A computed fold for a 108-nucleotide RNA from Nesterenkonia ebinurensis, annotated as SAM riboswitch aptamer (S box leader).
The source organism's lineage runs through Bacteria, Bacillati, Actinomycetota, Micrococcaceae and Nesterenkonia.
Model confidence (mean pLDDT): 79 of 100.
The model forms 96% of the base pairs in the Rfam consensus.
Its Rfam family is "SAM riboswitch aptamer (S box leader)". Rfam's curators write: The SAM riboswitch is found upstream of a number of genes which code for proteins involved in methionine or cysteine biosynthesis in Gram-positive bacteria.

RNA sequence: GGUCCAUCCCGAGCGGCCGAGAGAUCUGGCUCUGUGACGCCGCAGCAACCCGGGAGGCUCGGUGUACGCCGGGCCCACGCAGGGUGCUACCGCCAGGAUCGAUGGGAG
Numbered sequence: 001g002g003u004c005c006a007u008c009c010c011g012a013g014c015g016g017c018c019g020a021g022a023g024a025u026c027u028g029g030c031u032c033u034g035u036g037a038c039g040c041c042g043c044a045g046c047a048a049c050c051c052g053g054g055a056g057g058c059u060c061g062g063u064g065u066a067c068g069c070c071g072g073g074c075c076c077a078c079g080c081a082g083g084g085u086g087c088u089a090c091c092g093c094c095a096g097g098a099u100c101g102a103u104g105g106g107a108g
Base pairs, nucleotide, nucleotide: 003106004105005104006103007102008101013043014042015041016040017039021032022031023030024099025097026096027095028094029093044088045087046086049084050083051082052080056075057074058073059072060071061070062069063068092100
């Protein structure tokens, strides 16, 4: 880079830097923006796609004189200790059209 699958009406903002446009594209709207948007960085938070199942407890088996040790099951258990990501105006802002895009995961 290509391919497949899932999701894209829940939720969650402060600070610093920058300095003019931004909300994917076209049209029409609507909205954000020098009271500094968008973007970048830091911190915080949200969510739960993937990994993980800690600590503690109960129990079964093996072993051991015993304290215990090893292995299995269950509870805790729920986004939930931790980890990899993502996200934190408006439904990807809305409608229409044609395309795309974003995020996560899988296989090669």